[in-house]
C1' cells in the first nucleotide's frame, strides 16, 4: 500500500495460578464453577499455496474459536446516521 472486520467455531484435557477484554479514560461484562499464558487435541474460515478452474473442496502456510473491532470516548458529521484514525489478520 491493498483487502477484509455485524457472520462463524470448546461447558475439551494437562500445566498454571489472579486477572482480562490493543492502548489513555468512562460504560458493559468475563473471571476461584478459575483469568492472562503455556503445551495437546477438537472447531471455524477460506488471505496466500494447492486441487479443480463455472461452482466448489479444505491437504499445506498463517490466522481465529465470549459480546460489533463488546460500547463509548479521538477527527469529520447535528450531540444522529454514516465515515475516518487508531487497531487486528492476511497478501
Nucleotide at each position: 500500500u491493498c483487502a477484509u472486520g455485524a457472520a462463524g467455531a470448546g461447558a475439551g484435557g494437562c500445566g498454571g495460578g489472579a486477572g482480562g477484554g490493543a492502548a489513555c479514560u468512562g460504560g458493559c461484562c468475563c473471571u476461584a464453577u478459575g483469568a492472562a499464558c503455556g503445551c495437546c487435541c477438537g472447531g471455524c474460515a477460506a488471505c496466500c499455496u494447492g486441487a479443480a478452474c463455472c461452482a466448489u473442496c479444505a491437504a499445506g502456510g498463517u490466522g481465529c474459536u465470549a459480546a460489533a473491532u463488546c460500547c463509548a470516548a479521538c477527527c469529520c458529521g447535528a450531540u444522529a446516521a454514516g465515515g475516518g484514525a487508531a487497531c487486528a489478520u492476511g497478501a